[in-house]
The RNA shown here (SAM riboswitch aptamer (S box leader)) has 120 nucleotides and comes from uncultured Terriglobus sp. Model confidence (mean pLDDT): 75 of 100. Lineage of the source: Bacteria > Pseudomonadati > Terriglobia > Terriglobales > Terriglobus.

């Protein structure tokens, strides 16, 4: 690096060092000098994998050990389907209160992406 499966609504920060940029990329929206990104300390979420224990058709405990995580729903959205609904939603036809169609909220599915375990 290439590929498979699995999760991605939940949860958990403080202190020091440094100094402008950061939330992957496009747009939006946002976090920052009451100090961000990044290191490093310890401290906490989790429970992906090993192991111990428990149970034995629940997949549990967080005890050791790998690693991951601690702004914002993987911050939203960018294809696609669906949309019973639409309060002051636009547009056409029609004429009466209706067809059709975009659009949006919502709901699902892809893509990309993150992390775990495996394969090569």
């Nucleotide at each position: 690096g290439u590929u498979u499966c699995a999760u991605g609504a939940a949860g958990a920060g403080u202190g020091g060092c440094u100094g402008a940029g950061g939330g992957a990329c496009g747009a939006g929206c946002c976090c920052u000098g009451c100090g961000a990104c990044g290191c490093c300390a310890c401290g906490a979420c989790a429970a992906c994998c090993g192991g111990a224990c428990g149970a034995a058709u629940c997949u549990g405990u967080a005890c050791c050990g790998g690693u991951g995580u601690c702004a914002c729903c993987u911050c939203u959205c960018u294809c696609c389907u669906g949309g019973c609904u639409g309060u002051u939603u636009c547009c056409g036809c029609a004429a009466g209160u209706g067809c059709g169609g975009a659009c949006a909220a919502c709901a699902g599915g892809g893509a990309a992406c993150a992390u775990g375990a495996g394969a090569u």
The model forms 94% of the base pairs in the Rfam consensus.